[in-house]
Molecule: small-subunit ribosomal RNA
Organism: uncultured bacterium
RNA sequence: GAACGCUGGCGGCGUGCCUAACACAUGCAAGUCGAGCGGAGAUAUGCGCUGACAAAGGUGCUUGCACCGGAGUCUUGUGUAUCUUAGCGGCGGACGGGUGAGUAACAGGUGGAUAAUCCGCCCUUUGCUGUGGAAUAACAUUCAGAAAUGGGUGCUAAUACCGCAUAAGCACACACUAUCGCAUGGUAGAGUGUGAAAAGAUUUAUCGGCAAAGGAGGAGUCCGCCCUAGAUUAGAUAGUUGGUGGGGUAAUGGCCUACCAAGUCUACGAUCUAUAGCCGAACUGAGAGGUUGAUCGGCCACACUGGGACUGAGACACGGCCCAGACUCCUACGGGAGGCAGCAGUGAGGGAUAUUGCACAAUGGGCGAAAGCCUGAUGCAGCAACGCCGCGUGAAGGAAGAAGGUUCUCGGAUUGUAAACUUCUAUCGAUGGGGACGAAAAAAAUGACGGUACCCAAGUAAGAAGCCCCGGCUAACUACGUGCCAGCAGCCGCGGUAAAACGUAGGGGGCAAGCGUUAUCCGGAAUUACUGGGUGUAAAGGGUGAGUAGCCGGUUUGGCAAGUCAUAUGUGAAAUUCCUCGGCUCAACCGAGGGACUGCAUAAGAAACUGCUGAACUAGAGUACAGGAGAGGUUAGCGGAAUUCCUUGUGUAGCGGUGAAAUGCGUAGAUAUAAGGAAGAACACCAGUGGCGAAGGCGGCUAACUGGACUGAAACUGACGGUGAGUCACGAAAGCGUGGGGAGCGAACAGGAUUAGAUACCCUGGUAGUCCACGCUGUAAACGAUGUUCGCUAGGUGUCGGGGCGAGAGUCUCGGUGCCGGCGCUAACGCAAUAAGCGAACCACCUGGGGAGUACGGUCGCAAGACUGAAACUCAAAGGAAUUGACGGGGGCCCGCACAAGCGGUGGAGCAUGUGGAUUAAUUCGAUGCAACGCGAAGAACCUUACCAAGGCUUGACAUGGAGACGACCGGUGCAGAAAUGUACCUUUCCUUCGGGACGUCUCACACAGGUGGUGCAUGGUUGUCGUCAGCUCGUGUCGUGAGAUGUUGGGUUAAGUCCCGCAACGAGCGCAACCCUUAUCUUUAGUUUCCAGCACGUAAUGGUGGGCACACUAGAGAGACUGCCGUGGAUAACACGGAGGAAGGUGGGGAUGAUGUCAAAUCAUCAUGCCCCUUACGCCUUGGGCUUCACACGUGCUACAAUGGUCUCUACAAAGUGAUGCAAAACAGUGAUGUGGAGCGGACCACAAAAAGAGACCCCAGUUCGGAUUGUAGGCUGCAACUCGCCUGCAUGAAGUUGGAAUCGCUAGUAAUCGCGAAUCAGAAUGUCGCGGUGAAUACGUUCCCGGGCCUUGUACACACCGCCCGUCACACCACGGGAGUUGGAAACGCCCGAAGCCAGUGACCCAACCGUAAGGAGGGAGCUGUCGAAGGUGGAGUC
Repeated sequence: GAACGCUGGCGGCGUGCCUAACACAUGCAAGUCGAGCGGAGAUAUGCGCUGACAAAGGUGCUUGCACCGGAGUCUUGUGUAUCUUAGCGGCGGACGGGUGAGUAACAGGUGGAUAAUCCGCCCUUUGCUGUGGAAUAACAUUCAGAAAUGGGUGCUAAUACCGCAUAAGCACACACUAUCGCAUGGUAGAGUGUGAAAAGAUUUAUCGGCAAAGGAGGAGUCCGCCCUAGAUUAGAUAGUUGGUGGGGUAAUGGCCUACCAAGUCUACGAUCUAUAGCCGAACUGAGAGGUUGAUCGGCCACACUGGGACUGAGACACGGCCCAGACUCCUACGGGAGGCAGCAGUGAGGGAUAUUGCACAAUGGGCGAAAGCCUGAUGCAGCAACGCCGCGUGAAGGAAGAAGGUUCUCGGAUUGUAAACUUCUAUCGAUGGGGACGAAAAAAAUGACGGUACCCAAGUAAGAAGCCCCGGCUAACUACGUGCCAGCAGCCGCGGUAAAACGUAGGGGGCAAGCGUUAUCCGGAAUUACUGGGUGUAAAGGGUGAGUAGCCGGUUUGGCAAGUCAUAUGUGAAAUUCCUCGGCUCAACCGAGGGACUGCAUAAGAAACUGCUGAACUAGAGUACAGGAGAGGUUAGCGGAAUUCCUUGUGUAGCGGUGAAAUGCGUAGAUAUAAGGAAGAACACCAGUGGCGAAGGCGGCUAACUGGACUGAAACUGACGGUGAGUCACGAAAGCGUGGGGAGCGAACAGGAUUAGAUACCCUGGUAGUCCACGCUGUAAACGAUGUUCGCUAGGUGUCGGGGCGAGAGUCUCGGUGCCGGCGCUAACGCAAUAAGCGAACCACCUGGGGAGUACGGUCGCAAGACUGAAACUCAAAGGAAUUGACGGGGGCCCGCACAAGCGGUGGAGCAUGUGGAUUAAUUCGAUGCAACGCGAAGAACCUUACCAAGGCUUGACAUGGAGACGACCGGUGCAGAAAUGUACCUUUCCUUCGGGACGUCUCACACAGGUGGUGCAUGGUUGUCGUCAGCUCGUGUCGUGAGAUGUUGGGUUAAGUCCCGCAACGAGCGCAACCCUUAUCUUUAGUUUCCAGCACGUAAUGGUGGGCACACUAGAGAGACUGCCGUGGAUAACACGGAGGAAGGUGGGGAUGAUGUCAAAUCAUCAUGCCCCUUACGCCUUGGGCUUCACACGUGCUACAAUGGUCUCUACAAAGUGAUGCAAAACAGUGAUGUGGAGCGGACCACAAAAAGAGACCCCAGUUCGGAUUGUAGGCUGCAACUCGCCUGCAUGAAGUUGGAAUCGCUAGUAAUCGCGAAUCAGAAUGUCGCGGUGAAUACGUUCCCGGGCCUUGUACACACCGCCCGUCACACCACGGGAGUUGGAAACGCCCGAAGCCAGUGACCCAACCGUAAGGAGGGAGCUGUCGAAGGUGGAGUC
C1' cells in the first nucleotide's frame, strides 16, 4: 500500500500481490568490438589465366556458305574495396533490475582504526615497448549418438600462449643511521646481493601495451556505543580461551594445523527459545513517548533447496560452471534439458493489487577510435475514485406561495423561490480550426509521448449527485406499519398496540464524486505515571531480623578532571519536516536558498557540585565506666490449690444432665462426706490500654548461665553509617517421624436429644492430639490490615523506667507506652511528634472482576503441602468510603379495644343473603388478603337486562342536514300472529300577502347514528387503604468535594412536629388544633297547629272554649369553659395532679373535615374520554327463558336451643320520620291476612301509630306450652301476568338444635348488651341498609408478649427495598482449558554410518609442443589413483522444544 456495500462527470500529480521465497506456457530483459586474428559469405571491381558462347568488322566465294577476328557475356583462379559474421581473442555479463526467505548479528546506525589491506576502467607524473619460438579453435575429413553433444586425423592466425635481453626511486634478504608513533611498529636515507615487463592496430589524426608513483572512486577487515520478548531458558563452552612453531589470505586473527597451558563467557542476563531484514524516515502526540519500516534513498542478505569451487581487478556469481535433492519437460529408454524473488503475462492462494503496450526522442549504463549496436534501467502511454489536489453538474429574477406529496386541532402548516415561466452565461464534455516547450554552446538532422498540453470559434442549460445519519454522546422529527415478533446496536440501550431508537414515507442534518462499514495504529488514557501514579480500609508493605553485591551518605582543606559546564573543529548523505522565494492559470506536485538534524568524535579550557585521592575534625555511629527496671532466653530443682483415679471408713437411693429430657453412673452401694495414696497438666489472687522481646511470643518460687534496651558522666575511636536483590537464621497453631508420657480437655467416632431431615448447635462417653526429648514442616485476619532509617512541624492529659532541682506540693529532662486534639493530609472514614503531615535514602509490592493463588514446568518437603506462577474462556462491572430510605427472630422511648381484664358473639343447627365451585342454551358483567364476599344492587316475576333461544328491522329505537310525497299525527274497530309486526276500514291540521310557510308523518339517497364491544397497564373524574396516624415540605443561612445534613435532632410535655427550654439556625407552608353542625345549661325574642300555672265557661271525661305566654316545647339571637382561680410538683417554663365554683373541667359527648405520598389498588358497566374493533351487526325491536340451578366449600346475618324464658291477660312512657298515582281515621264484615267505607290531612292541626322490653297468672327442665324449618290445605293482596319465581293469613304438620373443636370478631359509657319504631328503594316483594329513641352494665393490674403505627439509634452484600438478596449439588445440551492408555506431524542440536562435487595434500610405473641438451635424458606439467575435510541421505536416544 487497504478491502467490502451503494453510487459515480472531468483533469493533474502520485500509488498499485501486505497472502504461496507457490508453480510457471510464450516473448523480451547483456551484449559489443572486423581499427586484435585466421577464415566463410555477399556485392562491386582490377589483373591476367582456364574453358565456353560470341557481336561489329575483315577475307573467301558457289551469294549464302566457309575462314579470320575478337568487343562483350558467363565461368575458373588470384588480388582490391565495401558489407555481414560462426569461431579464436579483448572488455562487459560482480553494474543496472527483483525480493525480504534467512539473520538478534560488527547485519544495521553512528563515530573511529587499518602503523594489518587490495583495486580493472578513469585522471596526473616518470620511464619503456628489443629479440625469438611452439601451438590451437575455426575449417576439412571421419567416427559415435534419437538428440544434447563428443572423439580421432590433418591445416592455420593473433593484442591468445611461452622463452631470452634490458630496467629504476619496484619486490625480497642482510645489517645501519636519523626521526616519528599508544603498542606491534612507521617514514626517510645510503650499501650489498637476488628477482620480475611489454602488443600491436590504423584511414598516419591517433588508439593501445608494460613498469613505478600519486589521485579519485570502490572494496575488505577490526573496534567503542546503540539496537525485540521470555528466567516457567541459569549455567554455557574442547578449537573452546590463551601461548609457541608452521600453514593460509590482498590483509589481522584458532582462519587452519601440531604441541603446551586451563582457561573464556555469565545475574550490567551468558546459553536456549520465540519473533524480526536494519536505517534515513512515515503516522500519531503539547511534548516525552508509542506504533510502523509500502512507495523514494543508503546498507545487508538471497536467487528452485543444500554444498562447492573455477575464472576474474572484483563473485564463491539471478538470466555462468560442477555435484546432491525435489519438481517439470523431451526421449529411439541408452540418455538429455530447465529454474520469472527481471518486464509483461498464466495458474494457484486470497477480502485484495494493473498491459503478454510504445520508444530508445530524453536521462543513465555496456562495448567500440567512431558511426553505431544493445538496454522491460529509464521515458511514456493503458487499467483501478486506491490516495492527495483542483473544477463542474448552472446564474439572476420569479407568490396564484400552482399542482402533486406529507401532515393536520380541517383553520392551516410544510416541501418552497424550490418548480413552471422570463433573462443571462459556457468552466468541463461534445464539434470544427490552429498548435508547442521538452532538442543539448556554430549549422544540419533527430519526438515514443502526440495532433497531447495550450489557444480560438460557433452554439445548446442541453450530457454530469450520491451516500450516511436524525434517542443521548452528536448537527438533524413527524406520520404509518410492526407488537420482546421482525429487527437495530460503537457504549448506554430500543422493540411486549399510541416506538423521534425496528421497516417505509415526508421533512431535516452532515459530507460530497464520493459516502458509509470493517481492519490496524497513535491520541484522549496521569489507564505502566522519565516528564507524570500509587500501597491503613479501593489492587498493593515481604511474618521477622542479621547481612553480601548494589544504591545512598556528616564537617574542613589540598590535588585530579571521570560525570558536569562553556568554546572551537570534523561529521551528522540526498530526499523528507519547517521558513522564504520561484515554476506549472491555482492547488496537489516540482525547483532554489536557508534553518534544522536535539547525536557522535576530537582539541585546548573551567573547578562550584558529584566522583577519585591526600591530610585533618567530632555533632552521626561505636567502645570503656557507674547505676537501677523487666512474664527477655536456656537448664536444673522445689511448691501449694484444683481435677481424676485407687484404698478404707460413714451413709442410702438416687446421681448426673437440660429449655425440657434421655443416653450414662448407681442396691455388686453410686452421688455426698472423711482420711490416706498415685499421676499428669496448668500456675487463682497480685494483674494494670503495666513490663520485656526483632517478630512469633513470654506469667508459681529458687538457683546457674546468658542476650538486649534505658539513664548518668563525658575518657577513648574517628564516618567505622543507612538500606538491602540473592543468602542465612528465627518463626503461633495444626500436622509429620522416632521414643516417652497421658490427669483434665478433646477433632474423628459411638450413643441420647432437637428437627421435616440434623452427617450440626445441646447432653453422655471418647481415640489421635494437647505435655517432654530430638528432627521436619515454614504457613496464619503472622494485623497497627500502616517496610526500615534520619531530620523538622501547636498543645492538653495519664502511665512505666531513670536522672536534675525542691522541705514538700511539684517542676524540668531522657527513653518507652496510651487517650484527646490544632495545622496539614485524606475519596471519605480518619491520621495527627508512636503521622496516614513536611522532606531525604534504600528495599518490597500493585495495575478491572472471575478463571486462580488454579494448571503446567521447576525448586523444597517423609507426606500433607509450601514457594515460584500463567493462559484459553467469560463479564461490564467487581470494589472502597459515606448518604437517604427500607428491613432485622437489633436496642431504647411511646401510642392504638393491640394484648391483658371483662361483656356479648362468630365457628356447631335451621333458614336468609353474597361468593367460590360445579352445572347450563344462558346461568350477563364487575369486585378477590386486610382494603372482594347482605359489595356495585336504596329492592331480577315482565320491564329492569347488559345473558340465552326464536321471530323480525337495516339511515335504523335516538340526533343533525338534503330531496320528494301526504295532511296528518293521535284515536278507534276488524283480521293474522307468541308478540314485534303486517293488513283493511273509520276519523282527521294551523298561518298566509294564496306564491308559500310552520308542524308532523311517510318514502328515497348519503354523510352518519348506535355499541353495557376491548384496553382502569393510554386517561379524566370519583373512591378505597395505610390513617384522623402525626407527620410531609420549602425559602434564606450554615456545614459537607458530593449525595445530603441542619432546621424536624436533644431535655421535658402533649391526643397531636401540642407547647416550653436549649441549640447554626431563622422563618414559612400543607397537616394537628380552632373556626362549622349537633347535643348538654341559662338568658332573651316570638307564641300557632304546641303549652295550661292562675281566672272564667263547659263536658261522663279530654286545653274542649274564652283567655294567657308564667312553665314546657318549638326556633331565631345570645351567654357560658379560658387551666380563668387556689394549692402542690416541675426549671421561676410548658405542663401534670388535687381542689373550689359551675349544667358542663381540662380537645365536655358526637359529627363533618382525610397532609406529602403508597398500593400501575378499584371503576372504560354511573359519567366523560384517546386508540383499537363491529356496521343487513358486537346496532335495534319483540316473545319466552335465564340472572332464583345445586353432590359441595366459605363469608355476613336472622331465629333458636329456653325459666333473666314461653303462653295468655292487663297497662304506662318515646324519639325520629313519611304521606296526594299518597297516608287513611271512625264505623261495619271476617278467626285472620284483608275487605267495605270514606271523615281528616300537602301536615307542631289529620293519618301511618300498636311502641317493645313492663305488670300479673300459668308452665316446671322435657326435644318441652322451647324451637320453628319443612310440608299439606284453604285463603288474602299487588300487578297485563305470581308455573318457573312474590309477600301475607288461617288450620294442620312440627325437622335440626340442649350453648357449639381448632380458630376467630366487636366493644371502654349513655358505650356493650337488649327492646321496639321509622325511612329510602318500591305496583308488590327485607333477617339487608340508613336512621330513631327505651332499658342499661362489667372491666382496664399493666405494656412482658401477638398485631399495626410513630420517633431516635445500630447493622446491612437490600433499593422491584426481606414476598429482598443469594449459595451449592443434580439432570440435559454446548463452549474453552487441564489430565489421559496413547497416537501423529514438525524444528534445532548431538552420536555413529555412508560419503557426491570440489579445494588441498600425497602418489603418479601412464601421457606431454615451447626451456636446456647433438642425443640419451633433464627441468616442468598432466591424466589416473589414494587420503583429510565434506552436502544430501541412513540410523539412534528413560534426550530438548